[in-house]
RNA sequence: UUUUUAUUAAGAAGGGCGGAGAGAUUAGGCUCUGUGAAACCCUGGCAACCAAUCCUGAACUAUUCGGAGAACGGUGCCAAAACCUAAUCCCGGAUAGGCCGGGAGAUGAUAAAAA
Numbered sequence: 001u002u003u004u005u006a007u008u009a010a011g012a013a014g015g016g017c018g019g020a021g022a023g024a025u026u027a028g029g030c031u032c033u034g035u036g037a038a039a040c041c042c043u044g045g046c047a048a049c050c051a052a053u054c055c056u057g058a059a060c061u062a063u064u065c066g067g068a069g070a071a072c073g074g075u076g077c078c079a080a081a082a083c084c085u086a087a088u089c090c091c092g093g094a095u096a097g098g099c100c101g102g103g104a105g106a107u108g109a110u111a112a113a114a115a
Base pairs, nucleotide, nucleotide: 001115002114003113004112005111006110007109008108013043014042015041016040021032022031023030025087026086027085028084029083044078045077046076049074050073053068054067055066057065058064059063082107088104089103090102091101092100093099
C1' cells in the first nucleotide's frame, strides 16, 4: 500500500514546546483558534479491537461462536454524530420548481487477519 471482517449518534484533558492555522479530500455551511491552531513530547484519562483470565450455552471435537469481570501488555482514541450536507442509488411525502424524511451504498477512520 491492497484485500477481507468488525465497529463507527456512547465515552475520556491538563501541561510543555510551537507560533497560524484546524475540523480526512473537493464544494457549501457551521464551528474551534493569539484567553494560542496544527505538528511533536510528557502526564492523566476513555474504551475494550488484539493478547491474557474465568464461565456457561450452542455447534462440534480441531476449535469456532457467545458471555463476564479486570485493565499489567500491543494498538487506538480524548470539541461538536466521521461537525452537518452534497460529490451515488433506492423508497415515501410535498411541489410549478427549489425541497423534506428514511434506508442502503460510497469515501474516510480504527482494530484484527492475510498478501
The prediction has a mean pLDDT of 78.
SAM riboswitch aptamer (S box leader) from a Bacteroidales bacterium, 115 nucleotides, folded computationally.